[in-house]
This is a predicted structure of a 420-nucleotide RNA (Bacterial RNase P class A) from Algoriphagus sp. The sequence was found by an Rfam model in a public genome assembly. Rfam family: Bacterial RNase P class A. It is annotated as a ribozyme. The source organism's lineage runs through Bacteria, Pseudomonadati, Bacteroidota, Cytophagia and Algoriphagus. Model confidence (mean pLDDT): 75 of 100.
């Protein structure tokens, strides 16, 4: 000092005329009107008007609705530790495991500091499945080759049978710990010693976890981004959510179902629980009470008016599901004062916090927020001159993921060049 990766600022800026457009103050015209006051155009000043991602619509949430939102299932999402946040599948800090690089220890097996970078990081002994092809054999696994020993033919090589064997060799992605050594007919944790693993115990730490002892031949392979288990969490739908005024017509027509907690409602994919929840008029049965009238064996029995509750109908302008035709569809809220923003001071390794002080900065409603000219500025490029400036546009809001992005800068890796 060049090139490439990856993280992360920044991503145009001043002046002038002209224009759009919210809001405030005036002033001015018209309409309604007794005035106040409203409603529509028009000018003047003054102060604003589109991002880092506004975009995806992936996550979490404010709101707002579903009378209230309570259980159980369903199905979905998360997954090392502790902290920050209104939460969050974000985020800071830290543990742990692979993978590079550098330096080092050791006879080797394996480790150590350090820097970088990664992780769908709860569980494989709850239970099912899967490891293809190659291989002798893929988890209650096995003997191809090969080696040892015994027997047999055999001149010799060589071969054939029974035993043993899992250190060497092949085959895979992995072959049921690893090095060394001893020991054996050859071999094997068969012993021993180190590394590893299992237990157990003791500091250290908030915590995953470190670090050390001792004890034991000893490990039930990997895959759960394979069903699943275990913790922890979620109601549902979404600004076209949601509400208010105005208008306007056939509260038309048909069908069904309805009586005190019953038919409908019932925030959700099911269930279940609590809950809300309809005017009334009529006819009949029979059973009862009261008067009146008659008969009576005095015990009661007939009819008749009034009435009372039940059952069984039927209506209804009442209460509801379905379905079918009509009529209207114009305004206003929501809609931008917030987990907001900036500035300082303290506290934290840090994301963040507290505490004081200042500010109010788009809100349209089919959609505005822009043209023109000069200069700067930053890149290409030329003698000069010129010539480009990316991705891209708010629509209820507010914290994050992820995706696009000319070019500039700042850190860090890997590589190359010079140079000293």
């Nucleotide at each position: 000092g060049g090139u490439g990766c990856a993280a992360g600022u920044c991503g145009u800026c001043u002046u002038g005329u002209c224009g759009c457009u919210g809001c405030a103050u005036c002033c001015c015209c018209g309409a309604u009107u007794g005035c106040u006051a409203u409603c529509g155009g028009g000018g003047a000043u003054g102060g604003g008007g589109a991002g880092g991602a506004a975009a995806g619509u992936c996550c979490g949430g404010g709101c707002a609705a579903c009378a209230u939102a309570g259980a159980g299932c369903g199905c979905c999402a998360u997954a090392c530790u502790u902290c920050c946040u209104a939460a969050c599948g974000g985020g800071a800090a830290g543990g742990a495991g692979g993978c590079u690089g550098a330096c080092u220890g050791g006879a080797g097996a394996c480790g150590g500091u350090c820097a970088g970078u990664u992780u769908a990081c709860a569980g494989a002994a709850a239970g099912u499945g899967c490891c293809a092809c190659a291989g002798a054999a893929a988890a209650u696994a096995u003997a191809c080759c090969g080696u040892c020993c015994c027997g047999g033919u055999u001149g010799c090589u060589a071969u054939c049978g029974g035993g043993a064997u899992a250190a060497g060799g092949g085959u895979g992605a992995a072959a049921a710990g690893g090095u060394g050594g001893g020991g054996u007919a050859a071999g094997a944790g068969c012993c021993c010693a180190c590394c590893g693993g299992u237990c157990a115990g003791a500091u250290g730490g908030c915590g995953a976890c470190a670090u050390c002892u001792g004890a034991u031949g000893c490990a039930u392979g990997g895959c759960a981004a394979a069903c699943c288990u275990u913790a922890u969490g979620g109601g549902u739908u979404g600004a076209a959510a949601g509400g208010u005024c105005a208008a306007a017509u056939a509260g038309g027509c048909c069908u069904c179902g309805g009586g005190c907690g019953a038919a409908g409602a019932g925030c959700u994919g099911c269930u279940c629980g609590u809950u809300c929840g309809a005017u009334u008029u009529u006819g009949u049965u029979g059973c009862u009470g009261u008067g009146c009238u008659g008969a009576u064996u005095c015990g009661u029995c007939a009819g008749u008016a009034c009435g009372g509750a039940a059952g069984c109908g039927a209506a209804u302008u009442c209460c509801g599901a379905g379905g079918u035709g009509g009529g209207u569809a114009g305004a206003c809220c929501g809609a931008u004062g917030g987990a907001u923003c900036c500035c300082g001071a303290c506290c934290g390794c840090g994301a963040g916090g507290u505490c004081g002080g200042g500010a109010c900065u788009a809100g349209a409603u089919a959609a505005a927020u822009g043209a023109c000219a000069a200069g700067a500025u930053u890149c290409c490029g030329u003698a000069a001159a010129g010539g480009a400036a990316a991705c891209a546009g708010a629509a209820c809001c507010c914290g994050g993921c992820u995706u696009a992005u000319a070019g500039a800068c700042u850190u860090g890796c890997a590589c190359u060049u010079u140079u000293u």